[in-house]
Molecule: THF (Tetrahydrofolate) riboswitch aptamer
Organism: Mycoplasmatota bacterium
RNA sequence: GCAGAGUAGUUAUUGAGCGUUAAGUGUUGUACCAUGGGAUGUCGGGUACAAACGAACUAUCUUUUGAUAGGCGGUUUAAUAACGCGUCCGCUAGC
Numbered sequence: 001g002c003a004g005a006g007u008a009g010u011u012a013u014u015g016a017g018c019g020u021u022a023a024g025u026g027u028u029g030u031a032c033c034a035u036g037g038g039a040u041g042u043c044g045g046g047u048a049c050a051a052a053c054g055a056a057c058u059a060u061c062u063u064u065u066g067a068u069a070g071g072c073g074g075u076u077u078a079a080u081a082a083c084g085c086g087u088c089c090g091c092u093a094g095c
Base pairs, nucleotide, nucleotide: 001095002094003092004091009083010082011081012080013079014078015077016076017075018073019072020071027051028050029049030048031047032046033045037089038088039087040086041085057070058069059068060067061066
């Protein structure tokens, strides 16, 4: 010097949940936070607030509230698989 490991996360499958009396997801603005081993960092990620937009329920039982099952939601989460840091400095010791 070359090469490699390693982040936050992304996608898919499965399981378990939440909502369907509409939260959640997604969009915009503002503020803050974290982010390979260290430092730094965003057009990537998270949180809070505000605004706009927005939906698929059905069946059975039941006096009602509800319960069960099947759906739906660009839904939450865990496991598995694949993908996976910009700059600088490190790590491995393979060439």